[in-house]
Context: one part of a larger RNA
RNA sequence: CGUCCAAAGAGUGAGUGGGUUUGCCCCUAGUACGCAAGGAUCGGGGUGAGGUAACCUCUGGUGUACCUGCUGUUCCACCCGGAGCAUCGCAGGGUAGCUACCGUUGCUAUAGGAGAAGCACUGAAAGCAUCUAAGUGCGAAACCUACCACAAGAUUACUCUUUGUUGAUUCUUUCGUGCAAAGCAAUUUGUACGGAGGUUUCGGAAGUCCCCUGGGAGAUGACCAGGUUGAUAGGCACUCGGUGUAAGCACAGCAAUGUGUUGAGCCAAGGUGUACUAAUUGGA
Numbered sequence: 001c002g003u004c005c006a007a008a009g010a011g012u013g014a015g016u017g018g019g020u021u022u023g024c025c026c027c028u029a030g031u032a033c034g035c036a037a038g039g040a041u042c043g044g045g046g047u048g049a050g051g052u053a054a055c056c057u058c059u060g061g062u063g064u065a066c067c068u069g070c071u072g073u074u075c076c077a078c079c080c081g082g083a084g085c086a087u088c089g090c091a092g093g094g095u096a097g098c099u100a101c102c103g104u105u106g107c108u109a110u111a112g113g114a115g116a117a118g119c120a121c122u123g124a125a126a127g128c129a130u131c132u133a134a135g136u137g138c139g140a141a142a143c144c145u146a147c148c149a150c151a152a153g154a155u156u157a158c159u160c161u162u163u164g165u166u167g168a169u170u171c172u173u174u175c176g177u178g179c180a181a182a183g184c185a186a187u188u189u190g191u192a193c194g195g196a197g198g199u200u201u202c203g204g205a206a207g208u209c210c211c212c213u214g215g216g217a218g219a220u221g222a223c224c225a226g227g228u229u230g231a232u233a234g235g236c237a238c239u240c241g242g243u244g245u246a247a248g249c250a251c252a253g254c255a256a257u258g259u260g261u262u263g264a265g266c267c268a269a270g271g272u273g274u275a276c277u278a279a280u281u282g283g284a
Base pairs, nucleotide, nucleotide: 001153005164006163007162008161009160010159011158015150016149017148018147021049022048023047024046025045026044027043033038050108051107052106053105054104055103059100060099061098062097066093067092068091069090070089071086072085073084074083075082076081111145112144113143118138119137120136121135167202168201171198172197173196174195175194176193177192178191179190180189181188182187208284209283210282211227212226213225214224215223232278233277234276235274236273237272238271239270241267242266243265248261249260250259251258252257
């Protein structure tokens, strides 16, 4: 931009792509078969391999915004306590998120159709025979459905529900009516109004966007959650969880240090709540 009024919500599926794998064990059954040795078809059940999708409850990884310990050095005048730098200085842990056949769960199933080779029925040409000539049945992981994803620019541009509008105006095509003029007349020309169609501009409803707070989304658009009739983000409170018993003070000890206050203090992204701050006003 189109989809022949504008939108919001929901749907159909022409078509496109994906997927399609397989081992072993048990039962049937030591049965059928076979002198024996050996040893099934069919059918049922179980467990793996390979592939793949989603997720983070568990097991782990990461987690340079969390906690703790340690070293050197500079600074906060000194002690204490801290900050900067040293690969995140090093080391031990670790929330959210992300992530692993290194974790969990699921799928790889089943059925139908048409049919290959092939096996058949009925059956002539050709009194017989013959699966084929007419006709009919079965038949493979392959084909078409069924399963998963996308999908109406599918220009054949679809369907349903709901909401709103269907005004004014420019030019024009056609039809009808009235009037005027020309013509003997049929009719022609001009003009006004009305119906139908095309077209220009204006208006602006429903709705949408801009703008703002953001993330479960994301390179940017987009998508999604919100914008005071509000829990969208920050802050704050509580909590989950992490680290592991802060500082100060008191006591014990000559001291290093230990004990008590104390599962303390600190705490990122998690959860719940709360308008304190910011989502104002407005424009297209």
Notes: Predicted 3D model of a 284-nucleotide part of an RNA (large-subunit ribosomal RNA, domain VI) from a Candidatus Dojkabacteria bacterium. Model confidence (mean pLDDT): 85 of 100. The full RNA is in RNAcentral, with records from ENA. The organism belongs to Candidatus Dojkabacteria, within Bacteria.